Predicted 3D model of a 553-nucleotide part of an RNA (large-subunit ribosomal RNA, domain I) from a bacterium.
Model confidence (mean pLDDT): 81 of 100.
It matches the Rfam family "Bacterial large subunit ribosomal RNA".
Context: one part of a larger RNA
RNA sequence: GGCGUACGGUGGAUGCCUUGGCGCUGGAAGGCGAUGAAGGACGUGGCAAGCUGCGAAAAGUCCGUGGGAAGCUGCAAGCAAGCGCUAUUAUCCCGGAAUAUCCGAAUGGGGAAACCCGGCUGGCUGAAGGCCAGCCACUGCCGCCUGAAUUCAAUAGGGCGGCGAGAGCCAACCCGGGGAAGUGAAACAUCUCAGUACCCGGAGGAAGAGAAAUCAACCGAGAUUCCGCAAGUAGCGGCGAGCGAACGCGGAACAGCCCAAACCAAGGGGCUUGCUCCUUGGGGUUGUAGGGCGGGAGUCAUGGGACUGCCGACGCGAGCAGAACGGUCCUGAGAAAGGCCGGCCAUAGAAGGUAACAGCCCUGUAAGCGAAGUCGAAGCGGCCCUAUUCCGUUCCUGAGUAACGCGGGACACGUGUAAUCCCGCGUGAAUCUGGGGGGACCACCCUCCAAGGCUAAAUACUCUCCAGCGACCGAUAGUGAACCAGUACCGUGAGGGAAAGGUGAAAAGUACCCUUACAAAGGGAGUGAAAUAGUACCUGAAACCGUAUGUCU
Numbered sequence: 001g002g003c004g005u006a007c008g009g010u011g012g013a014u015g016c017c018u019u020g021g022c023g024c025u026g027g028a029a030g031g032c033g034a035u036g037a038a039g040g041a042c043g044u045g046g047c048a049a050g051c052u053g054c055g056a057a058a059a060g061u062c063c064g065u066g067g068g069a070a071g072c073u074g075c076a077a078g079c080a081a082g083c084g085c086u087a088u089u090a091u092c093c094c095g096g097a098a099u100a101u102c103c104g105a106a107u108g109g110g111g112a113a114a115c116c117c118g119g120c121u122g123g124c125u126g127a128a129g130g131c132c133a134g135c136c137a138c139u140g141c142c143g144c145c146u147g148a149a150u151u152c153a154a155u156a157g158g159g160c161g162g163c164g165a166g167a168g169c170c171a172a173c174c175c176g177g178g179g180a181a182g183u184g185a186a187a188c189a190u191c192u193c194a195g196u197a198c199c200c201g202g203a204g205g206a207a208g209a210g211a212a213a214u215c216a217a218c219c220g221a222g223a224u225u226c227c228g229c230a231a232g233u234a235g236c237g238g239c240g241a242g243c244g245a246a247c248g249c250g251g252a253a254c255a256g257c258c259c260a261a262a263c264c265a266a267g268g269g270g271c272u273u274g275c276u277c278c279u280u281g282g283g284g285u286u287g288u289a290g291g292g293c294g295g296g297a298g299u300c301a302u303g304g305g306a307c308u309g310c311c312g313a314c315g316c317g318a319g320c321a322g323a324a325c326g327g328u329c330c331u332g333a334g335a336a337a338g339g340c341c342g343g344c345c346a347u348a349g350a351a352g353g354u355a356a357c358a359g360c361c362c363u364g365u366a367a368g369c370g371a372a373g374u375c376g377a378a379g380c381g382g383c384c385c386u387a388u389u390c391c392g393u394u395c396c397u398g399a400g401u402a403a404c405g406c407g408g409g410a411c412a413c414g415u416g417u418a419a420u421c422c423c424g425c426g427u428g429a430a431u432c433u434g435g436g437g438g439g440a441c442c443a444c445c446c447u448c449c450a451a452g453g454c455u456a457a458a459u460a461c462u463c464u465c466c467a468g469c470g471a472c473c474g475a476u477a478g479u480g481a482a483c484c485a486g487u488a489c490c491g492u493g494a495g496g497g498a499a500a501g502g503u504g505a506a507a508a509g510u511a512c513c514c515u516u517a518c519a520a521a522g523g524g525a526g527u528g529a530a531a532u533a534g535u536a537c538c539u540g541a542a543a544c545c546g547u548a549u550g551u552c553u
Stems, first nucleotide, its partner, number of pairs: 001552009015538001016502002020473002022470007029462002031169002039103003042055003046079002050075002061097004066093002071085002073081001108117003118136007138166002140163007173204001174202005184191001188238001214221002225252005235243002256454003259398001263282009287432001289397003292393006303385003307382004315374002319369002325342003329339002343360002345349001351363003403427008413439001434449005489496002509537001512524004
């Protein structure tokens, strides 16, 4: 030195564990903010660095014929608290009120956020100064006054007053305005990725869509949305890669309405004095056309509501109450909930805890009960809506609209035979004997009524709260984060971004002695079931390092 064996050191794998995660289900909520948010800075405790709470009234103040309870002063031990608080009901939980520094939309002005500097009014003070309280941003809307270009008038603009109207934040879902590229096409340009990502605007608890100028096919249907099929079909497509319907059928959920106009009435304005305009009310709302107006006949009730008031079921929201077991014989170096023996409850044998595996020890569980407050079903009331029919008349029925040309976009549809829908520029109708559509276009036929508006439910999502579940993870896993983590640390910055859990049933966390430096560390002693469980703490693999010993060279 090699190879063994035994015993250690180091190291932290493995096993077991779980306070943390992940996913899902049902329900709630779906917003907060100038009455100053979200998020912060700085303070605040007897001792107080951090976290949590709170705000100069500062781990808190006040209130309640709220709850609950014998202890309490957060995490968090310890010391202290001149009588600390507490049955005069504290701590704690629920509800309400007050306070709520400074920054932040930040809003008196400024600013390198948490700072600096003002004005007005009032108060304190003898005054100056200082301090305290309130107000002073912008925009919008409303009212009044004023008022150009342009004589009058009008408008723009200006001034004053009023308005808790906006502003900012927020996970996803939604609608709209913009809008890529990597990629695929085995290259690449049309195409694809994809109207995706991303940016911007806006809103709601959902949003959007929505009551046929729709489909269909000569039969008929009857708003929209969502799901299953139709169907990877018909089509589109450098007919490549790929893209990809509809009709119809089955379900979920169902709900329909209001204006404009004709005409009438009242009021007002203009001037060319017989026309025109405006406001309000009535009227009216559709396609087998409907309505107005004139005339005739008939009806006076019923039904509905998405608006609103009262009441307040159920639920939520502090909680209450809740059955039934002993022996100590055995095992366990400790501990019984295990074994044994004998019982009991059960609308409760879910679960967690307790020194090991507990229906009957504890917390609970089943069935049941419960305040303020909140929400709001049914009910009652208010309010609103709701009636026809015949004849005549031809007054009305959404115009720079429809359509067309050119250029684009959307439609599954890439210009194609390209209908349909939308936009830009340019042209530009008809008026019910009217107009649109039925995939070029025309005829016939069928069907519908654009150019105004509103509309629950079925559908999408989850930052958050409650309850529950898992052939989900178990500390290199599961969130980046089980632990004081978006921390430490890195970066000028945008941004990037860790590692790190486990003594024991209980600290019983080793009094005392010895060595030593009044160390560290160790040896005794003691605790404990165990200390090779000693806080560098469960188990304690391997690499790696030793000690002893055997053997080989």